[in-house]
RNA sequence: GGUCGGGCCCCGCGCAGCGGAGGCGUUGCGAACCGCGUCAGGUCCGGGAGGAAGCAGCGCUAAGCCUCGUCCUCCGGGUGUGCGGUGUGCCCGGCCCUC
Repeated sequence: GGUCGGGCCCCGCGCAGCGGAGGCGUUGCGAACCGCGUCAGGUCCGGGAGGAAGCAGCGCUAAGCCUCGUCCUCCGGGUGUGCGGUGUGCCCGGCCCUC
């Protein structure tokens, strides 16, 4: 110097895993009025019987917030692994040649 093999590096494609975000489901909270229901009191209509609207309260729920997480999706990397590809780029070893 050449060649072969191995390791590392580079590129690609998968899989896993980690972190983040979202979806879905779940627990709880959650509306003075501009959500629903029920509407004490009081108000209004009526001669009366009755009726009407309806505040507070209560209940349900919306937007939203919180909790949980088997599941799904997306993003990211100084993560791991598998299969390919490209370089002789570096290192190690074998063989050959040369000095």
This is a predicted structure of a 99-nucleotide RNA (Bacterial small signal recognition particle RNA) from an Actinomycetota bacterium. It matches the Rfam family "Bacterial small signal recognition particle RNA". It is annotated as a non-coding RNA gene.